About this RNA
A computed fold for a 1398-nucleotide RNA from an uncultured bacterium, annotated as small-subunit ribosomal RNA. The coordinates come from a structure-prediction model, not an experiment, and the mean pLDDT is 86. The sequence is in RNAcentral, with records from Greengenes.
RNA sequence: AGAGUUUGAUCCUGGCUCAGGAUGAACGCUAGCUACAGGCUUAACACAUGCAAGUCGUGGGGCAUCGCGCGCGCAGCAAUGCGCGUGGCGGCGACCGGCGGAUGGGUGAGUAACGCGUAUCCAACCUGCCCCCGUCCCGGGAACAGCCCUCCGAAAGGGGGAUUGAUGCCCGGUGGUGCCACGAGGCCGCAUGGCCCUGUGGUGAUAGGACUUAGUCUGGUCGGGGAUGGGGAUGCGUUCCAUUAGGAAGCAGGCGGGGUAACGGCCCACCUGUCCUGCGAUGGAUAGGGGUUCUGAGAGGAAGGUCCCCCACAUUGGUACUGAGACACGGACCAAACUCCUACGGGAGGCAGCAGUGAGGAAUAUUGGUCAAUGGGCGAGAGCCUGAACCAGCCAUGUCGCGUGCGGGAUACGGCCCUAUGGGUCUUAAACCGCUUUUGCCGGGGGAUAAAGUCGUCCACGCGUGGAUGAUUGCAGGUACCCGGCGAAUAAGGAUCGGCUAACUCCGUGCCAGCAGCCGCGGUAAUACGGAGGAUCCGAGCGUUAUCCGGAUUUAUUGGGUUUAAAGGGUGCGCAGGCGGCACGUCAAGUCUGCGGUGAAAUGUCAGGGCUCAACCUUGGCACCGCCAUGGAAACUGACGGGCUAGAGUGCGUUUGGGGGUCGUGGAAUGUGCGGUGUAGCGGUGAAAUGCAUAGAUAUCGCACAGAACGCCGAUCGCGAAGGCAGCGACCCAAGCCGCAACUGACGCUCAGGCACGAAAGCGCGGGGAUCGAACAGGAUUAGAUACCCUGGUAGUCCGCGCAGUAAACGAUGGAUGCUCGCCGUCCGCGAUACACAGCGGGUGGCCAAGCGAAAGCGAUAAGCAUCCCACCUGGGGAGUACGCCGGCAACGGUGAAACUCAAAGGAAUUGACGGGGGCCCGCACAAGCGGAGGAACAUGUGGUUUAAUUCGAUGAUACGCGAGGAACCUUACCCGGGCUUGAAAGUUAGCGACGUGGGCGGAAACGCCCCCUCCCUUCGGGGCGCGAAACUAGGUGCUGCAUGGUUGUCGUCAGCUCGUGCCGUGAGGUGUCGGCUUAAGUGCCAUAACGAGCGCAACCCCUGUCCGUAGUUGCCAACGGGUAAAGCCGGGGACUCUACGGAGACUGCCACCGCAAGGUGCGAGGAAGGCGGGGAUGACGUCAAAUCAGCACGGCCCUUACGUCCGGGGCGACACACGUGUUACAAUGGGGGGUACAGAGCGAGGCGAGCCGGCGACGGCGAGCGGACCGCGGAAAGCCCCCCCCAGUUCGGAUCGGAGUCUGCAACCCGACUCCGUGAAGCUGGAUUCGCUAGUAAUCGCGCAUCAGCCAUGGCGCGGUGAAUACGUUCCCGGGCCUUGCACACACCGCCCGUCA
Repeated sequence: AGAGUUUGAUCCUGGCUCAGGAUGAACGCUAGCUACAGGCUUAACACAUGCAAGUCGUGGGGCAUCGCGCGCGCAGCAAUGCGCGUGGCGGCGACCGGCGGAUGGGUGAGUAACGCGUAUCCAACCUGCCCCCGUCCCGGGAACAGCCCUCCGAAAGGGGGAUUGAUGCCCGGUGGUGCCACGAGGCCGCAUGGCCCUGUGGUGAUAGGACUUAGUCUGGUCGGGGAUGGGGAUGCGUUCCAUUAGGAAGCAGGCGGGGUAACGGCCCACCUGUCCUGCGAUGGAUAGGGGUUCUGAGAGGAAGGUCCCCCACAUUGGUACUGAGACACGGACCAAACUCCUACGGGAGGCAGCAGUGAGGAAUAUUGGUCAAUGGGCGAGAGCCUGAACCAGCCAUGUCGCGUGCGGGAUACGGCCCUAUGGGUCUUAAACCGCUUUUGCCGGGGGAUAAAGUCGUCCACGCGUGGAUGAUUGCAGGUACCCGGCGAAUAAGGAUCGGCUAACUCCGUGCCAGCAGCCGCGGUAAUACGGAGGAUCCGAGCGUUAUCCGGAUUUAUUGGGUUUAAAGGGUGCGCAGGCGGCACGUCAAGUCUGCGGUGAAAUGUCAGGGCUCAACCUUGGCACCGCCAUGGAAACUGACGGGCUAGAGUGCGUUUGGGGGUCGUGGAAUGUGCGGUGUAGCGGUGAAAUGCAUAGAUAUCGCACAGAACGCCGAUCGCGAAGGCAGCGACCCAAGCCGCAACUGACGCUCAGGCACGAAAGCGCGGGGAUCGAACAGGAUUAGAUACCCUGGUAGUCCGCGCAGUAAACGAUGGAUGCUCGCCGUCCGCGAUACACAGCGGGUGGCCAAGCGAAAGCGAUAAGCAUCCCACCUGGGGAGUACGCCGGCAACGGUGAAACUCAAAGGAAUUGACGGGGGCCCGCACAAGCGGAGGAACAUGUGGUUUAAUUCGAUGAUACGCGAGGAACCUUACCCGGGCUUGAAAGUUAGCGACGUGGGCGGAAACGCCCCCUCCCUUCGGGGCGCGAAACUAGGUGCUGCAUGGUUGUCGUCAGCUCGUGCCGUGAGGUGUCGGCUUAAGUGCCAUAACGAGCGCAACCCCUGUCCGUAGUUGCCAACGGGUAAAGCCGGGGACUCUACGGAGACUGCCACCGCAAGGUGCGAGGAAGGCGGGGAUGACGUCAAAUCAGCACGGCCCUUACGUCCGGGGCGACACACGUGUUACAAUGGGGGGUACAGAGCGAGGCGAGCCGGCGACGGCGAGCGGACCGCGGAAAGCCCCCCCCAGUUCGGAUCGGAGUCUGCAACCCGACUCCGUGAAGCUGGAUUCGCUAGUAAUCGCGCAUCAGCCAUGGCGCGGUGAAUACGUUCCCGGGCCUUGCACACACCGCCCGUCA
């Protein structure tokens, strides 16, 4: 000192939360010791029991009780004992009397008050005991307790009678300085007044006791003084609520009196009518106050337990008595509630004293010891009393200190983890060895706290004190402390480990169980749940909870804000209040300074001292930030005085305006009335309908009436405080600006409350009513349409008077004053008289410097720099709601909460995505065309259903002739059944042996049993191959594509995606990549705070189109020669075609035009080819948790005589249905028959197979040639020529079915293809909708290949043949690119979100 949390990210605002410290605490787990401190915060609830205030016999009468003495009696030999009597002595219950019970101790209920704190005053007061000084103590008297008698009562207690003492009570006398009244003098004070001296009159006291009795001591009375303690008064300070705004009748003051210790309206009579209050009265709520305590850097905030001071209270309320002192905790009386006793008539009681009990509560102790010390009461004293106090006990409640050991000691076991032959960690930790002994246990020693007091003896002197000496007094405690002995011996836990916040792995669990202070974790790999191991923090404690301060500058004095985050009042006037120009003088209130008093102690702090240290205790200093008094200073503020003119105002002179009010007046438009013309519609809408109209509308013309609003001018304009103000004229009222500088002389600014104004709508009364038009009605729209649109239409809209008082009353920006760069408009005035214009002042706008701001932005009209005043804000929701009050006729307005709930709600800006926003531009995207699909049959895939199984995956585009480029067995993963268990396969090792073939039996086969036959190489070690016990490894198409690699689809062959440096921005980020032009293209050019670069584009690669070179066999054949029925058939040739290698060629290079350029345009030239020639390969950053664990690989999980593996059979081929992709058709551009022509690319040895023979044919038999420019597949088909068919379910179409065959294969039943004969279904161009294609393309025609024994291929991949139509164009649909705009979206519009219901 900060951190977490709003967002995809950012900055800001803002709340919530955390880390710290603290506590009279409580709870959970744990617990060895000492010292010190603390311990009912709740029920001021109720209390059993004991104790907490007595003492004095040196005041007194006495003698119940004890002892002694004396007397008497009895017992006994006596000692002695017992009983009775006796106040004579020691003493003493009760009683009279004195002093003390007003202190000490407890509690915090009440109290918002002179209660407390602080300072001051009492000239308005009291003060027992104590100290000092002075005075006096004479004489007499009457009682009353007790004791005794008696009576009443259960008791408590009481009545009557008799007798008696005193330091109790009374009377008389004396009496001063005291007190009262009157008077003279002196001195003093802030006022009333006080003090001293003095005269006269009045009033006014007393008590004794003890002893050694000479006397001493003690006590008493009056008076004065002191000290102490108290009483009273005043200034200042002292919680919250204004949703408490008025309160007050002894109430405020006066005169007189009463009362008091004393002042006072404290009380009373009379008189006056005041007094308190926005500087908060009154009321309500809460609360004892202070020293101090906690926290904080401080300012401050919070608290008031222990200790000290003050106050208040003593069951509740009231009252007085006594007394120096009380309205009295352990006194009295009365009333009340409660409890107890009772003989029912009456009585008793008050723990908020110490213990203790019940209750309440989360929660707070012993019915302990001692008066030894300290202190208190009484006493002459000894002494007595003292739950004050000192000690002990209980409690980790807190603080401080100590310990549970220290050193050495390994690659251990075990646990845990891992990359698991091995390593890491717990871990030097343990054991073990050596050492120490605090604490503990045992034994011993040990006397501080006692200075003092008391008693005895002695000494000194002023005879009461002091000194010396001896004896004596200790609860705690035989403790602290010290010494010795024993022995590591007696002693460690709690919380946490996702981030904040220090500490990580495994297992379990599977949005379950649970955690959580905030954010948030958990839905199968959870460092966040639970356990374990390990780690971290603290440690006799550790956590949790509660509360306070801090962090929070989040109430902001220090130290905040208000354009948009919460926040400027709608506006003006203005009292109180706050603030205030220039210069001078005076005062000294504020201010500054010197000095004095006070600020109790404790606490705090510094220095020192004492307990072994520390906590703790203690000595001294300082501090105690304050208050009061006093001396001084005079700058500033203030007060007073007299001046000034720059602020403000007045005057004079121009001038401006849609400023306000009243009265007139004008035209256009609208509606209506009347009349004319005129005829079928008008009106209205997206389209309509309601409505109006043949009873004559709409339209049009004329006349008339009514009400409301004022076009053009008109503006980015003017005026006004705001709301607001607009035809024209007149009158009235007000204001601003400019100019002059005559007058006043600070007269100013702001403004809580108050007063006034205040759009629209609304309300009351009265008018008015043309238009428009809430409500309402009808028509439409719609799923509905209580809306938007249409036709009508009441209030209202207008006027007068009154109310209301709100608004996005906005510049979302309060007012005033001063200061602080520039540029460009505009209005008014001045400057000059002006069509011009540079200057000045006042308004009104735009752009910017500095500065400010979170940014957007503001920027002399500030949101800048300053001063003054007012208003307002303090997280979101609840809510501008409720209640209360005020206002209002009402509607409603003003003021204005809380419970509860959330971890945010927000502002500005950024990047995306999105928009039934905009701009620009692409794509078979639409359009224009051609051919299809959707209807039929069949093929194939899928869904669904079915099934023992119909294995699995793929599912919008981007699944569905997809994984399948070949399911009869195999494949095969599925089902049924039968087998195997180191296993079907691979590796290593002992041992055995060829492998295996053949045969037999069982079996569906796998397999099992039996029989026969039987190795190779060798360097002789062994090796190859097979079987094989045992062991180590297996195996899984089981799960998770949301744990993964790899691969793939799609956006998309779209033109984009980024980086470095620089620059801009607080930052996210931007710039670059934007803009203009251009391109297929982020292709290029220009421009440019950017300059470059990378991945993409393009190019480089392949095929194809032209030419050239090289090379000519199996290809070719022009010239030459040979030759055939024909044929490159042969010699030969290197021309051509072709083959396959290398090169050339195309670049807007040339021309014209347009353009700055890039580039574009051109039946341009040239060229085989033009403006990328055509095609292919090539797929940026990324998106879809897209697809695939079943191609493969791989983490984790799961199965192990099975979820592995082998075999037979079945299934993957099922079939009411639905969809996708295809094939064939529906026919005449066709079908059938015959004839005839021309490809390319491929493939072939378990093959292609010429040719010949057989068969109608599939095919079969024989078989040349060919591992291929040589042989074969192989007659390409459409085409062309000729013929038939004649619009018909047909000579179209071929499904289906019947029959007969061929071929492959172990095997065609489920379930193959092909052939022939026969049969001849649906179908006559296909609804909504939808697909492909822009040229050698579509369409159409055939050919080949992969897989493959064969084939369900109509599929896929290739090849060539024939070969079109159309594109005006980019409005619309779909997809995409760039720029821009809005946004409350960011899982990103398949978003977000509102209401209702569950």